Context: one part of a larger RNA
RNA sequence: GCCAGGGAGUUGAUGUGGUGUGGCGAGGCGAAAGCCGAAGCGAAAGCGAGUGGGCGCAUCGAAAGAAAGGCCCGUCGUCCGAAAGGGCGAUCAGUCACACUCAUCAGACCCGAAGCCGAUGUGAACUAAGCGAGCGCAGGUCGAAGCCAGCCUGACGGUUGGUGGAGGACCGCAACCGGUGCUAGUAUAUUCUGCUCGGGUGACGCGCGCUUAGGGGUGAUAGUCCAAUCGAACUCGGCAAUAGCGGGUUCCCCUCGAAAUGUCCCUCAGGACAGCCUCGAUGGAGGUUGGAUGCGGGGUAGAGCACUGAUCGUAAGGACUGGCUCCGAAAGGGGUCACCUUGCUGUCAAACUCCGAAUCUGCAUCCACCGUAGAAGUCGGGAGUCGGGUUCUGCUGGGUAAGCUAGCAGGCCAUCACGGGAACGACCGGUGCCGCAGUUAAGGUCCCUAAAUUCAGGCUAAGUGCUAAUCCAAAAGGAGUGUCCGGUCUAAAACAGCUGGAAGGUAGGCUUAGAAGCAGCCAUCCUUUAAACAACGCGUAAUAGCGGACCAGUCUAGAUCGCACAUUCCGAAGAUGAUCGGGGCUAAGCCUGGUACCGAAACUGCGGAGUUGCCCCAAAAGGGCAACUGGUAGGGGGGCGAGCUGGUUGGGCAGAAGCAGGGCCGUGAGGUCCUGUGGACUGGCCAGUUAUGAAUAUCCUGGU
Numbered sequence: 001g002c003c004a005g006g007g008a009g010u011u012g013a014u015g016u017g018g019u020g021u022g023g024c025g026a027g028g029c030g031a032a033a034g035c036c037g038a039a040g041c042g043a044a045a046g047c048g049a050g051u052g053g054g055c056g057c058a059u060c061g062a063a064a065g066a067a068a069g070g071c072c073c074g075u076c077g078u079c080c081g082a083a084a085g086g087g088c089g090a091u092c093a094g095u096c097a098c099a100c101u102c103a104u105c106a107g108a109c110c111c112g113a114a115g116c117c118g119a120u121g122u123g124a125a126c127u128a129a130g131c132g133a134g135c136g137c138a139g140g141u142c143g144a145a146g147c148c149a150g151c152c153u154g155a156c157g158g159u160u161g162g163u164g165g166a167g168g169a170c171c172g173c174a175a176c177c178g179g180u181g182c183u184a185g186u187a188u189a190u191u192c193u194g195c196u197c198g199g200g201u202g203a204c205g206c207g208c209g210c211u212u213a214g215g216g217g218u219g220a221u222a223g224u225c226c227a228a229u230c231g232a233a234c235u236c237g238g239c240a241a242u243a244g245c246g247g248g249u250u251c252c253c254c255u256c257g258a259a260a261u262g263u264c265c266c267u268c269a270g271g272a273c274a275g276c277c278u279c280g281a282u283g284g285a286g287g288u289u290g291g292a293u294g295c296g297g298g299g300u301a302g303a304g305c306a307c308u309g310a311u312c313g314u315a316a317g318g319a320c321u322g323g324c325u326c327c328g329a330a331a332g333g334g335g336u337c338a339c340c341u342u343g344c345u346g347u348c349a350a351a352c353u354c355c356g357a358a359u360c361u362g363c364a365u366c367c368a369c370c371g372u373a374g375a376a377g378u379c380g381g382g383a384g385u386c387g388g389g390u391u392c393u394g395c396u397g398g399g400u401a402a403g404c405u406a407g408c409a410g411g412c413c414a415u416c417a418c419g420g421g422a423a424c425g426a427c428c429g430g431u432g433c434c435g436c437a438g439u440u441a442a443g444g445u446c447c448c449u450a451a452a453u454u455c456a457g458g459c460u461a462a463g464u465g466c467u468a469a470u471c472c473a474a475a476a477g478g479a480g481u482g483u484c485c486g487g488u489c490u491a492a493a494a495c496a497g498c499u500g501g502a503a504g505g506u507a508g509g510c511u512u513a514g515a516a517g518c519a520g521c522c523a524u525c526c527u528u529u530a531a532a533c534a535a536c537g538c539g540u541a542a543u544a545g546c547g548g549a550c551c552a553g554u555c556u557a558g559a560u561c562g563c564a565c566a567u568u569c570c571g572a573a574g575a576u577g578a579u580c581g582g583g584g585c586u587a588a589g590c591c592u593g594g595u596a597c598c599g600a601a602a603c604u605g606c607g608g609a610g611u612u613g614c615c616c617c618a619a620a621a622g623g624g625c626a627a628c629u630g631g632u633a634g635g636g637g638g639g640c641g642a643g644c645u646g647g648u649u650g651g652g653c654a655g656a657a658g659c660a661g662g663g664c665c666g667u668g669a670g671g672u673c674c675u676g677u678g679g680a681c682u683g684g685c686c687a688g689u690u691a692u693g694a695a696u697a698u699c700c701u702g703g704u
Stems, first nucleotide, its partner, number of pairs: 001704006011106005017101008027036003040047002052073004059066002074091007109248004116238004121234002128212005134206003137202001139171003142167001146163007176199003181195002184193002214230001216226002251639006261274005275385002277382006286370002290367008302355001303353002308349004313344006321338007388413003392410007418429003433608007443598003446583003452595001454594006465585002477570007485562005497554005503527003508522003533548001536547003609629008640693001642690010658677008
C1' cells in the first nucleotide's frame, strides 16, 4: 500500500426559546410542597383595568350589507408632569406531555500539543564530580640541581672534563587513552574498518567498591552530563488539561441558494450586531429594474486665467537693497543683472475657477414590467459568510516598472458544465432535468479537422503576414511603393536626356609675393543679347581648364512639390532546437463587400420525468394547462437501508439465513427473481427504539 472488522453531533439538566401533534382549558400540571397562567403600573409608599365606535381582508350573502382575525380611534389602570403631552398595561388563553430543532452548562462531534502541578514515587549499571583500597605505562633521546677531578685565582669565584638523573621535557603505528583530516565501504539511532593525526610519568589511563537526585545533583563552564531522554530526567496521577489552530466526520433524491462587506472588540487565523441566503407566519394593494416628459441637485471631463499659485518673452515704472562694471580723490553719480508693480504676449494646476457638459441622481406624471395564482411592508425559527480573485470594462492613488500595490463602479470566476480562443478559473458564445432529431451563436470552411481551394474589387513581394484581446518586445530616424487632396510648370512645348551657347567693359575696387567669378574685405553696376551671375561648385602658385545658374535647338506629354492615409524594408543582439498549434501557403496574407456551409448541453420540434401554481375533482388518487428544473457554504422537503422490541400476516429440510454468478425493476439510496452452494432458520406491513450507513482522520486492531 491493499483487504476485513472497528471508527466521530451523544446523554442529562436548563430555556417555560421555536415549530408541529395531542389532552384539559381560566385554568393546566404535580403524591405533595408548589410551579406556570388568569393584572398591571411604580424605585417605593401605594393605587389598581365594565368589548364602546369606525374602516376593512378572508368568508357569507342575489344585492344592500354583515364581517372572526387585522388596522385606526375612543375609553379604562398606573407612573411622570403645573398643564399640554408621553411611557407601560387592559378591551382575555393558557398549561402539560411527546417529537424535531436551536442555545447554554457539562469532555459535549472525534483525534492531536508544547506544557503546568503532585508523589514518605523510580533512577549515578551511561555519564559528571568526589572518596576508598588497587592495577598499568616497550624502546630510544636531551641531560637541571647536587657531587668529583684538572686548570686559573689573594679571596669571592670562574672554567674544562666527568659523575648524576630532574622534567605537567623530547621521539615513538609497543601497550593504553584519544578522535585531526580524507574519502569509501559497513551498521535500525554519533558504530566499525582503511589511510592520516594528538597524548603517551601525568591536572595520566583503567577495573572494583562507595557517595551526591530533579528547581535538585554534578560541572577545568559546553547550559555540559544525570541510562540512545535535559534551558529542568523518568514513571504514574490531576486528565477526556486547554487548543480562536490542523486533520477527519459514514445512505439517496427533490427545492431555494449565499458571503468574502459595514460597525465594535488586547481586534487583524477569532467573535458579536447589521448586510446578503433559507423556512414559516402575518399582511391585503400596491411595487419600481427600464423608457419618455417636466421641475430640481451638482462642479467632474473639457476649457479658461477673472481669483489663488506657478511660469516664457517683452515694454514701462519703482525701490534704492544686493552682485558686476564705468566715471570720480572721496562723497556721489551712470549702466546692467537680480528684485517689486503694471501693460501686452505665451504656458500650466488633485488640494485654482469667469465657465462647464455627457453620464449620474431626487420628486411628480405617463408608458412598459411585476402583483389578489397574494406584491410591498411586518414578525419569528435556522444558517453560512467577515483570508477573496480577475491577463475583463471604465475611472483613480503609490511605483521607473511588474503575472506589482491600494481603491471606486460594473461584469465574471469563486459556486458554471458545454462550444470557441492550439493548450489555458475569470476573454467571446452560452446557463447543462432525461432521450431522439433539426437550426443557429461565438468562431470557422487547403490538409491534420466538420464546413468555400467561394464570388467581386483593391493592396503586399517583405514568407511581411497567416495572432480579436491577454499573449505576441519595440522607438527615434532613414528608405521604397500605392491611393486621396492641393500647389506650381506645361502644345506660346513643360520635366528628363542629347546638341550648341553661356559674351564684352573686366584680371570690378581694395588687399596681396600673387588674388584674374571662386584666401579675405567693399561694392555688386553698365553694354551686346535668345541668354549669360562682378558668379553656385570642382580646380590652379596665380592663370588656364571642367561643370552649374541662364538661353536656344531637338524631342515629346505630362512633369514636379507638399499634406494625409495605406503598406513594405532597415534600424532589430541571449543564453539546450527551431516554428504561424503543425504541415504548409504568394494566398491558404491584409482591406472592402456578397452568398453558401460547418459549428454548443443555446434555440426549435417530438416523447418522457420531477417541482410549483391553477382547472376538473369530495380528495394528497386520477386527468388537463402553464411556467420552472447549473450550483459550493447553507436552509427546507421527501425517501432508502441496518439492529432490537410490540402488534399483525407470511415463507422454510419438497431446503431458511449466508455466499457466488446471472436476469429484471426503480431518478436514486435500493428492491426482486433464477441457478449453484449451504443445511436451519427467516421475511412483509403498522408502530416504537437506536452505540444505525465509511474511502480517506501520517486513524485503531488483525491479515497480507

This is a predicted structure of a 704-nucleotide part of an RNA (large-subunit ribosomal RNA, domain II) from a Candidatus Micrarchaeota archaeon. The coordinates come from a structure-prediction model, not an experiment, and the mean pLDDT is 81. The organism belongs to Microcaldota, within Archaea.